[in-house]
Molecule: transfer RNA
Organism: Thermomicrobiales bacterium
RNA sequence: GGCGCGGUAGCCAAGUGGUAAGGCAGAGGUCUGCAAAACCUCGACCAUGGGUUCGAAUCCCAUCCGCGCCU
Numbered sequence: 001g002g003c004g005c006g007g008u009a010g011c012c013a014a015g016u017g018g019u020a021a022g023g024c025a026g027a028g029g030u031c032u033g034c035a036a037a038a039c040c041u042c043g044a045c046c047a048u049g050g051g052u053u054c055g056a057a058u059c060c061c062a063u064c065c066g067c068g069c070c071u
Stems, first nucleotide, its partner, number of pairs: 001070007010024003018054001026042005047063005
């Protein structure tokens, strides 16, 4: 330098055009004599900037970061 895969909550991770699941951790609450456990509730506009579209995490372009392969 070329090609491919990936970037979504503090962490892991689903999502394949129509208001982003789940788990762990965290906060508040119920319960308890106090705790633990259990149960309920809360939290992410999706790496960045543009474009397409009525509508973009999702499609297109560029850039940044990580991993792999080729040279």